[in-house]
RNA sequence: CGCCGAACCGGCCGAGCGGCCGGUGGGGGGACCCAGUCCCCGUGGGGCGAAUCCCGUGGCCGGCCCACCGGCUCGGGUAGGGCACCUUCCAGCCCGAGCCCGUCAGCUAACCCCCUAGGCGUUGGGAAG
Numbered sequence: 001c002g003c004c005g006a007a008c009c010g011g012c013c014g015a016g017c018g019g020c021c022g023g024u025g026g027g028g029g030g031a032c033c034c035a036g037u038c039c040c041c042g043u044g045g046g047g048c049g050a051a052u053c054c055c056g057u058g059g060c061c062g063g064c065c066c067a068c069c070g071g072c073u074c075g076g077g078u079a080g081g082g083c084a085c086c087u088u089c090c091a092g093c094c095c096g097a098g099c100c101c102g103u104c105a106g107c108u109a110a111c112c113c114c115c116u117a118g119g120c121g122u123u124g125g126g127a128a129g
Base pairs, nucleotide, nucleotide: 001121002120003119004118008023009022010021011020012019013018025115026114027113028112029111034106044104045101046100047099048098053077054076055075056074058073059072060071061070062069063068080095081094082093083092086129087128088127089126090125091123
């Protein structure tokens, strides 16, 4: 100086990288109206986030062997997301996780609650505006 992300600015205290307050930005809950409302089987349901879904005659384990089913792992793909002003197009590279609430929540004005972290070093690509 910049990237992912809401995660930055100011003040006070501290003076080992922290604490508090305010602002900013972000998220959740929460009326009328609207939506929903029936039967059967199975199954709780919901939130943050781009991170959802699918395939495998791969490996291991379990259910009586196999088929089949389930779990873990490996591999491939995919909804979706990111890459130095902004938008669009083309190309290339990368991500496609994790966590939380606790039987409870549709939308939702007033109102209420919570967060304002963490991790990194690039395509400074090309074209048009």

The RNA shown here (c-di-AMP riboswitch aptamer (ydaO/yuaA leader)) has 129 nucleotides and comes from a soil metagenome.
Model confidence (mean pLDDT): 84 of 100.
Of the family's consensus pairs, 92% are formed in the model.